[in-house]
RNA sequence: AACUUAUCAAGAAAGGCAGAGGGAUAUGGCCCGUUGAAGCCUUGGCAACCCUACCAGAUUUCUCACCUGGUAGAAGGUGCCAACUCCAUCCUGAACAGCUUGCUACGGCGGGCUGUCCGGAGAGAGAUAAGUC
Numbered sequence: 001a002a003c004u005u006a007u008c009a010a011g012a013a014a015g016g017c018a019g020a021g022g023g024a025u026a027u028g029g030c031c032c033g034u035u036g037a038a039g040c041c042u043u044g045g046c047a048a049c050c051c052u053a054c055c056a057g058a059u060u061u062c063u064c065a066c067c068u069g070g071u072a073g074a075a076g077g078u079g080c081c082a083a084c085u086c087c088a089u090c091c092u093g094a095a096c097a098g099c100u101u102g103c104u105a106c107g108g109c110g111g112g113c114u115g116u117c118c119g120g121a122g123a124g125a126g127a128u129a130a131g132u133c
Stems, first nucleotide, its partner, number of pairs: 002132007013043005021032003026089004044081003049077002051073007085125001090122001091120003095116009
């Protein structure tokens, strides 16, 4: 790198070096930034994926382990510490408007396209963890 599974509405910043960019990529938007961006270092913190303890379940002839769920913890391995993964893009639902078209007992009832706007724990992409090869 690839693949599998899970998570992504919450949370958590100071100092030093540095010196103009940054918010993954493309386009558009919107933001952050010389009152100091990226990057590096130090310290601190968040969270609880791995992890630790306990409880329950499942499995088993029985027990333990593995497995599933729950509660608590935070020493260690990662990760993270503006904005929902900053927002949109593809698909889809509602409402409204415009254009167009079919049927009609003439009261109305539908179809299509486009736009605006609001939604979707949809897709895709990405990120992180744990594992596999």
Molecule: SAM riboswitch aptamer (S box leader)
Organism: Chitinophagaceae bacterium